[in-house]
RNA sequence: GGUGGGUUGGCUCAGCUGGAAGAGCGCUGGUGGUUGCCAGAGGCCCGGGUUCGAGUCCCGGACCCGCCA
Numbered sequence: 001g002g003u004g005g006g007u008u009g010g011c012u013c014a015g016c017u018g019g020a021a022g023a024g025c026g027c028u029g030g031u032g033g034u035u036g037c038c039a040g041a042g043g044c045c046c047g048g049g050u051u052c053g054a055g056u057c058c059c060g061g062a063c064c065c066g067c068c069a
Base pairs, nucleotide, nucleotide: 001068002067003066004065005064006063007062010025011024012023013022019052027040028039029038030037031036045061046060047059048058049057
């Protein structure tokens, strides 16, 4: 340099064919005589574009992993 994949709560990951953002673990509070139960807070890498509507489609950029050179 070329190419493929990835980036979503603190962590690990879902999210189909564009139509209300989720799970497990963790955290906070409550409750219960033990591993429990109930409730809550917290997120779409950045900038544009398309659309009535974008995590999802398009363009550019950043970073991570692999392959080729």